[in-house]
A computed fold for a 473-nucleotide part of an RNA from Ruegeria sp. PrR005, annotated as small-subunit ribosomal RNA, 5' domain. The coordinates come from a structure-prediction model, not an experiment, and the mean pLDDT is 88. The organism belongs to Ruegeria, within Bacteria. Rfam family: Bacterial small subunit ribosomal RNA.

Context: one part of a larger RNA
RNA sequence: GAACGAACGCUGGCGGCAGGCCUAACACAUGCAAGUCGAGCGCGCCCUUCGGGGUGAGCGGCGGACGGGUUAGUAACGCGUGGGAACGUACCCUUUGGUAGGGAAUAGCCACUGGAAACGGUGAGUAAUACCCUAUGAGCCCUUCGGGGGAAAGAUUUAUCGCCAAAGGAUCGGCCCGCGUUAGAUUAGGUAGUUGGUGGGGUAAUGGCCUACCAAGCCUACGAUCUAUAGCUGGUUUUAGAGGAUGAUCAGCAACACUGGGACUGAGACACGGCCCAGACUCCUACGGGAGGCAGCAGUGGGGAAUCUUGGACAAUGGGGGCAACCCUGAUCCAGCCAUGCCGCGUGAGUGAAGAAGGCCCUAGGGUCGUAAAGCUCUUUCGCCUGUGAAGAUAAUGACGGUAGCAGGUAAAGAAACCCCGGCUAACUCCGUGCCAGCAGCCGCGGUAAUACGGAGGGGGUUAGCGUUGUUC
Numbered sequence: 001g002a003a004c005g006a007a008c009g010c011u012g013g014c015g016g017c018a019g020g021c022c023u024a025a026c027a028c029a030u031g032c033a034a035g036u037c038g039a040g041c042g043c044g045c046c047c048u049u050c051g052g053g054g055u056g057a058g059c060g061g062c063g064g065a066c067g068g069g070u071u072a073g074u075a076a077c078g079c080g081u082g083g084g085a086a087c088g089u090a091c092c093c094u095u096u097g098g099u100a101g102g103g104a105a106u107a108g109c110c111a112c113u114g115g116a117a118a119c120g121g122u123g124a125g126u127a128a129u130a131c132c133c134u135a136u137g138a139g140c141c142c143u144u145c146g147g148g149g150g151a152a153a154g155a156u157u158u159a160u161c162g163c164c165a166a167a168g169g170a171u172c173g174g175c176c177c178g179c180g181u182u183a184g185a186u187u188a189g190g191u192a193g194u195u196g197g198u199g200g201g202g203u204a205a206u207g208g209c210c211u212a213c214c215a216a217g218c219c220u221a222c223g224a225u226c227u228a229u230a231g232c233u234g235g236u237u238u239u240a241g242a243g244g245a246u247g248a249u250c251a252g253c254a255a256c257a258c259u260g261g262g263a264c265u266g267a268g269a270c271a272c273g274g275c276c277c278a279g280a281c282u283c284c285u286a287c288g289g290g291a292g293g294c295a296g297c298a299g300u301g302g303g304g305a306a307u308c309u310u311g312g313a314c315a316a317u318g319g320g321g322g323c324a325a326c327c328c329u330g331a332u333c334c335a336g337c338c339a340u341g342c343c344g345c346g347u348g349a350g351u352g353a354a355g356a357a358g359g360c361c362c363u364a365g366g367g368u369c370g371u372a373a374a375g376c377u378c379u380u381u382c383g384c385c386u387g388u389g390a391a392g393a394u395a396a397u398g399a400c401g402g403u404a405g406c407a408g409g410u411a412a413a414g415a416a417a418c419c420c421c422g423g424c425u426a427a428c429u430c431c432g433u434g435c436c437a438g439c440a441g442c443c444g445c446g447g448u449a450a451u452a453c454g455g456a457g458g459g460g461g462u463u464a465g466c467g468u469u470g471u472u473c
Base pairs, nucleotide, nucleotide: 001473002472003471004470006469007468008467009466010465013345014344015343016342017341018340019338020337021303026301027300028299030298031297032296035062036061037060040059041058043056044055045054046053047052069256070255071254078181079180080179081178082177083176084175087173088172092169093168094167095166096165097164098163099162100134101133102132103131110123111122112121113120114119140149141148142147154161155160182228183227184226189219190218191217194216195215196214197213198212199211200210201209231253232252233251234250235246236245237244238243258279259278260277261276262275281292282291283290284289309335311334312333313332317331318329319328320327321326348378349377350376351375358369359368360367361366382414383410384409385408386407387406388405392400417462418461419460420459421458422443423442424441428457429456430455431454432453438445439444
């Protein structure tokens, strides 16, 4: 000098754009953050113009694996980059073929009943795009090549929307490998599923991934193992560059969801607002037993030098469901708070004395603040008041918002501070103090004329900021 997710002190007019728990992955009151479909299904209730419409719990379907948060763990194929073969892929696109016949249940509801509650139990009975069987099966899978296995679902407003099988695509993902990826040797040996093989199992798939047997390997001073630290990258910052430091916001990837473990469902999870078990904590209880998980958005306590509103809207963009109308969406778009940063603007302009008053200095002559002020002549950016008033939306639909903008009015009217002045380093005098009080980044000032302390006048620098502290180069 530059930079900052900064903080602190003094000060503070406006706007645009951005940013805002770096600490306790500490604990959380309250509200909201994932629903939707009656064009799959029966039942109850309500309305009815008798055509139908609405609504409730439930069965069923799709979605809750996305979006949003955080960085605890992880030194690893986690990430970055470049390759690879033994895989999967709901919804979407293309193509081919099919969509036949039958059956048994069950929730809701009803009856009885247990429990404080959470939640159940028994019986009767009901529907389906829920479940099961049979048929067929080009292609598909297995095969000892004889053969064997295995599918479907209907709905309606009659236009369509669906369903099953197979092939291909697209997208997304799983797996493997080369190279790169912090420090410590005051860590030198580490390793038994360990290294390899065979058979088998398992997986969508390769593989000690698992298992039985066999062999005795494998890694390591080119640093294994251990310990400490750390999410990685695009980037950011500094710099002429090389290099160093860093990984907030935005984007990609990974990991996590009170702590630990586990699987279920599913195309996809070992699942933040799903389930089960254990633990700690909090809450309810009739003491028998139950409920919960903000590292979602706000917000609270706590910690801290320190970091915001318990806001509006689905208008736009996007997502889920639905044929659609539409519903949901703390994603998102906006608004609120904060000089936290960057950028822009203003706090007036012209004229005005050999120069008022006043302050300060003085060699007492004067000098300086100083055209500065006053006065006179103007202007109205911003602000304030009034009116008008968008684009963003494509026919309709605008939270923002009566916002931006435009027009008129108002009066110089409402708007300047902070640090420094010994050298480095731009800027000097007086008074007070007297090694005191104090200053200080380094050198160093202060013990009676201190340009270095404190005040004043003057000056220098930056400017809605200025200075200090911290960190990086």